[in-house]
Context: one part of a larger RNA
């Protein structure tokens, strides 16, 4: 010099306290451990694995497992032969292939019109090679998580000290901040903070369709419907605005705190981006690259079928209840965000219903479509029951998607009606447009969402404090630790 103390000192963080609402208990879902299995491909495993990789396993996917079949190979380049490739009808077979039969004859250049010759594809042959989701993240690059958006981590010259280091970076105050002022053997520098960048809050101006409709005119059962307008709301470009910039207070005459005016907005205005030196031989050789090993009629490559979906059992991570602040009926009202051409799909018609038909309209969408948002709202019913709760299971019957729903979708109707009465020890989120609830929507995707990413409706309580619990930071002690 570090680290570490059940050593001091200051100091933050939903860290605890205050509070809200969950988890654990019940039933499904979904990941995992174990067990099975011919296979249950493979990888993450404390925080930081376990709705993780997988932003979607019938088949494909796929890598696993039986079985059929291949071996210069599914894939690249090179050589020699033949012949465009293709197509179309049999047999065998699960399919892959293998197998017979018809029928067709590529492009370019040269030409003596016979043909040559080159290229592309296909066959066959020989090898050189291909090929590997084998291994090894403890052999790497990339790349990521984590401490942590923590406030820190260094460097030059000088200066001390035989050194190894020390200063600076300690101190006294303030901050979210090693953030700034002071002071000081240090005086500058650099990665970090901060700012710059997107979005949200207000306002100006420009611009006026596809938006919008106050004014004027025309319509109509109703509706910006239609002539007009661009005023308003919205768009989407450009500006303006918040700087402790004004006051008063405290303070060291300093940073800065505390209070207030003005303002849409006040002290980083709210959320996003952005992650300093490092650390965990963190993690990934199955995204990709690589070095080493290894396998080469197989650890390559093709096909069916099967599995990944198995289940006495543990566990994590949700969903749906356990009811009245509920459940059923019917009526009425309000969004934002995003998709959309092998798409999105209106009316309209047929079905309880999924859905089927229909076929306008939207050529990359302010125009159509998806698309009726649901909690909310007025009202009618159930009256505290294992029930008009709650929906698991099981049968029937139908629907769609797909070659194909038996293992293994999804949803519709009828019936069927488990468990469960707020959950032990324990333990999680959250400080505001936050929690908690409500819906909607988009990626994956033929088809599948209760899971992820994202939109907006409604909309609370609580922070007295920092004495403990957990993490961190600076300062300083102690140390048989490095």
């Nucleotide at each position: 010099u570090g680290a570490c103390g059940g050593g001091g000192g200051c100091c933050c963080g939903c860290a605890c306290a205050a509070g809200c609402g969950g988890u654990g208990g019940a039933g499904u879902a979904u990941g995992u451990g174990g067990u099975u299995u011919a296979a249950u491909u493979c990888g993450a495993c404390g925080c930081a694995a376990c709705g993780c990789g997988a932003a979607g396993a019938a088949c494909c996917u796929u890598a696993c497992c039986a079985g059929g079949g291949c071996u210069u190979g599914a894939c690249a380049u090179c050589c020699u032969c033949u012949g465009a490739c293709g197509u179309c009808c049999g047999u065998g077979g699960a399919a892959a292939c293998a197998u017979g039969g018809a029928g067709u004859u590529c492009u370019g250049c040269c030409u003596u019109c016979g043909g040559g010759u080159a290229g592309a594809c296909a066959g066959a042959g020989a090898g050189a090679c291909a090929g590997g989701u084998g291994g090894u993240g403890c052999a790497u690059g990339g790349u990521u998580g984590u401490c942590g958006u923590c406030a820190g981590c260094u460097c030059g010259u000088g200066u001390c000290g035989u050194g190894a280091g020390a200063u600076g970076u300690u101190g006294g105050g303030u901050u979210a901040a090693g953030u700034c002022c002071c002071g000081c053997a240090a005086c500058g520098a650099g990665c970090g903070c901060a700012a710059c960048c997107c979005u949200u809050a207000u306002c100006u101006u420009u611009a006026g369709u596809u938006g919008c409709c106050a004014u004027c005119a025309g319509g109509u059962a109703a509706u910006g419907c239609u002539g007009g307008g661009c005023a308003c709301u919205c768009u989407a470009g450009a500006g303006a605005g918040a700087c402790u910039g004004c006051c008063g207070g405290u303070g060291a005459c300093a940073a800065a705190c505390c209070g207030g005016a003005g303002g849409a907005a006040g002290g980083u205005g709210g959320g996003g981006g952005u992650g300093a030196c490092g650390u965990c031989a963190a993690g990934u050789c199955a995204u990709c690259g690589u070095g080493c090993c290894c396998c080469u009629u197989a650890u390559g490559a093709c096909c069916u079928g099967g599995g990944u979906u198995a289940c006495a059992c543990a566990c994590g991570u949700a969903c749906u209840a356990c009811a009245a602040u509920g459940g059923c009926c019917g009526g009425u009202a309000c969004a934002g965000a995003c998709g959309g051409a092998a798409g999105c799909g209106a009316a309209g018609c047929c079905g309880c219903g999924a859905g089927g038909u229909g076929a306008a309209g939207c050529a990359a969408a302010a125009u159509c479509c998806c698309u009726u948002a649901a909690a909310a709202c007025a009202g009618a019913u159930c009256u505290c029951a294992g029930u008009u709760c709650g929906g698991a299971u099981c049968g029937c019957a139908g629907g769609c998607u797909g070659c194909a729903a038996c293992u293994c979708g999804c949803c519709u109707g009828c019936g069927u009606g488990a468990a469960g009465u707020c959950g032990g020890a324990a333990u999680c989120g959250c400080u505001a447009g936050u929690a908690a609830u409500c819906g909607c929507u988009g990626g994956u995707c033929a088809g599948c969402a209760c899971a992820c990413a994202g939109c907006g409706g409604u909309g609370a309580a609580u922070a007295c404090g920092u004495u403990c619990c957990c993490g961190g930071g600076c300062c300083u002690u102690g140390u048989a630790c490095a």
Molecule: small-subunit ribosomal RNA, 3' major domain
Organism: uncultured bacterium